This is a predicted structure of a 71-nucleotide RNA (transfer RNA) from a Myxococcaceae bacterium.
Its Rfam family is "tRNA". By type it is a transfer RNA.
Taxonomically the source falls in Myxococcaceae (Bacteria, Pseudomonadati, Myxococcia, Myxococcales).
The coordinates come from a structure-prediction model, not an experiment, and the mean pLDDT is 82.
[in-house]
RNA sequence: GGGCUCGUAGUUCAUUGGGAGAACGCCGGCUUCGCACGUCGGAGAUGAGGGUUCGAUUCCCUCCGGGUCCA
Numbered sequence: 001g002g003g004c005u006c007g008u009a010g011u012u013c014a015u016u017g018g019g020a021g022a023a024c025g026c027c028g029g030c031u032u033c034g035c036a037c038g039u040c041g042g043a044g045a046u047g048a049g050g051g052u053u054c055g056a057u058u059c060c061c062u063c064c065g066g067g068u069c070c071a
């Protein structure tokens, strides 16, 4: 330099054109003498830009970053 692939919550992963979810973590309530455990609730995310579409995290293009293969 070229091909392929990935980028979603603080972390690890789902979902895949029309309600953005789980686990752990964080915050608060209950519980405890206190902590932990448990239980209930809450905050929190689709890498950036453009295009297609009635509608994009999803499809297409460019860029950025990671991985892998080739040179």
Stems, first nucleotide, its partner, number of pairs: 001070007010024004018054001026042005047063005